[in-house]
Context: one part of a larger RNA
């Protein structure tokens, strides 16, 4: 040195578990802000830190339920203390405080800090300094007041009320609008009205009661979603691609207003606000059924045997020293609110405004030319719809539509507006639920994580679980440097479970034994 065996180190897979993820259903809710929001800085305990909570009335302060013998979060002992039958604590509801920064709003500013006006107040014999309370930004509407070049007026001014801004994940509506890629190249085309930007709104948004739509018929009757019709008709360097609509079936269902100094008649109904009930729920809780014994194993019984039971509107789940319906929390089933909110539903009040006739019934508009743009439709034979220029009707005996364009025939009334539900989503709140993950997985994040650390920045972005049933976490003695470590004693079922701690596989590195060179 190889090669076996054996024991060991290193080392960290595997396996087994989860505290945390991740996909969903089903209900909530769909907003929070000048009564200072999200979102921070500093502070704040007996308390150095860091996390949680608060917030100079700071792990809180008051008040009304509920619950209660244990309490003064967490790493984390300890030290001082409070409480034990309703003045501890602990949970709900309405209140209180809530420094500084932030829309940030008295000015100003390199956030979390620096400077004011006014008024007021304690404290002083007075005043001044400083402290404290409060007001003081802008725009927008109203509403009153003043008021100039200028007579009158008006812009300006000036008080007063009322609102507004800024956050916030997706989903909606409008302006704005790529490209990369496809076409096997690339210009029209596509990608795609998508990404990105932006403006505005609700819990939904939009759309919406026909100048719709068929089709020759005794039609249909607002929107908006979903099956189908259909990858059809069709559209297109007729390439590559795009791609309807009618009719069918189904989700929901709801229809009105106003352009009137008119005339008659009435005082209605919806809606809105608010005011009192009634009912349901929600935001603390309340109760809650049944196994006992012996033996076996074993550290430990829920496991096994034996005996002879019970609950069960509860055998959903977790826990307990190893698999528990009957040992713990809990589950079915039943019950509960002083106080808030919500939704139904009534009851008053308060605005609101009805019903007939008559009439009225939307002009720089329809529509045209010209240049885009939507329309499945890329000028084409293009109807339809918006609309930058230019031009411009009719008036119900009128007008528009039916895919060039005429006729005839159907059909419907632009050029004013309102409208639930069926749709769409998911920062967030409950409960459940997975042939979804199981720690190199599942979020980036199971643990002081958007942390540690890179970056001038805009930004990137980690690693990192597991002692045991219970610390019972090793008293005492030896060695060593009053170390590190490691030897006996001691705990434990078990230290080759010792905190660098479940199992502990390979690479790789010893020892020992054999044999081989």
């Nucleotide at each position: 040195c190889g090669u076996a065996u054996a024991c060991g180190g290193u080392g960290a897979a595997u396996g087994c578990c989860u505290u945390g993820g991740u996909a969903g259903u089903c209900a909530a809710a769909g907003g929070c802000g000048a009564a200072g929001a999200a979102g921070g800085a500093c502070g704040u305990g007996c308390u150095a830190a860091u996390c949680u909570g608060c917030g100079a009335a700071a792990a809180u302060u008051g008040u009304c339920g509920a619950u209660a013998a244990g309490c003064u979060g967490a790493u984390u002992u300890g030290a001082a203390g409070c409480g034990c039958a309703a003045u501890a604590g602990u949970c709900g509801g309405c209140a209180g405080u809530a420094u500084c920064c932030g829309a940030a709003u008295g000015g100003g500013g390199a956030a979390a800090c620096c400077c004011g006006a006014c008024a007021c107040a304690a404290a002083u014999a007075a005043a001044a300094a400083a402290u404290g309370u409060g007001u003081c930004a802008u725009u927008g509407c109203u509403a009153u007041u003043c008021c100039a070049a200028u007579a009158a007026a008006u812009a300006a001014a000036a008080u007063a009320g009322c609102a507004a801004a800024g956050c916030a994940a997706a989903c909606c509506g409008g302006g704005a609008g790529a490209a990369c890629u496809g076409a096997a190249a690339c210009a029209u085309c596509u990608a795609a009205g998508u990404a990105c930007c932006u403006c505005g709104a609700g819990g939904a948004a939009a759309a919406g009661a026909a100048a719709u739509c068929a089709a020759a018929a005794u039609g249909a009757g607002a929107u908006u979603c979903c099956c189908u019709a259909a990858g059809u008709a069709g559209u297109g360097g007729c390439g590559a691609g795009c791609g309807a609509a009618a009719a069918g079936g189904g989700a929901a269902a709801a229809g009105c207003c106003c352009a009137g100094a008119a005339g008659c008649u009435a005082u209605a109904a919806a809606c809105a606000a608010a005011u009192u009930g009634u009912u349901u729920g929600u935001u603390a809780g309340u109760a809650g059924a049944a196994g006992u014994a012996u033996u076996u194993u074993g550290g430990a019984a829920a496991a096994a045997a034996u005996a002879a039971a019970c609950g069960a509107u509860a055998c959903a789940g977790g826990g307990u020293g190893a698999u528990a319906g009957u040992c713990c929390c809990g589950u079915a089933c039943a019950c509960a609110a002083a106080a808030a909110c919500a939704a139904a539903u009534a009851u008053u009040u308060u605005g609101g405004g009805g019903g007939c006739u008559c009439g009225a019934a939307a002009a720089g508009u329809a529509a045209a030319a010209c240049g885009g743009g939507a329309c499945a439709c890329g000028u084409g034979a293009a109807a339809u719809c918006c609309u930058g220029u230019u031009u411009g009707a009719a008036g119900a005996u009128a007008g528009g539509g039916g895919g060039a364009c005429c006729a005839u025939c159907c059909u419907c009334u632009a050029a004013g507006g309102c409208u639930a539900a069926a749709u769409a989503c998911u920062c967030u709140u409950g409960a459940c639920u997975g042939a979804c993950c199981g720690a190199u997985a599942g979020u980036g994040a199971a643990c002081u994580a958007g942390u540690a650390c890179c970056g001038u920045a805009a930004g990137g972005g980690a690693a990192a679980g597991g002692c045991g049933a219970a610390a019972a976490g090793a008293a005492c003695c030896c060695c060593g440097g009053u170390u590190a470590g490691g030897g006996g004693a001691g705990u434990g079922a078990a230290a080759u479970a010792g905190a660098a701690c479940c199992u502990g596989a390979a690479a790789c590195c010893g020892u020992a034994u054999a044999c081989g060179u």
Description: A computed fold for a 517-nucleotide part of an RNA from Buchnera aphidicola (Taiwanaphis decaspermi), annotated as large-subunit ribosomal RNA, domain I. Lineage of the source: Bacteria > Pseudomonadati > Gammaproteobacteria > Buchnera > Buchnera aphidicola. Model confidence (mean pLDDT): 86 of 100.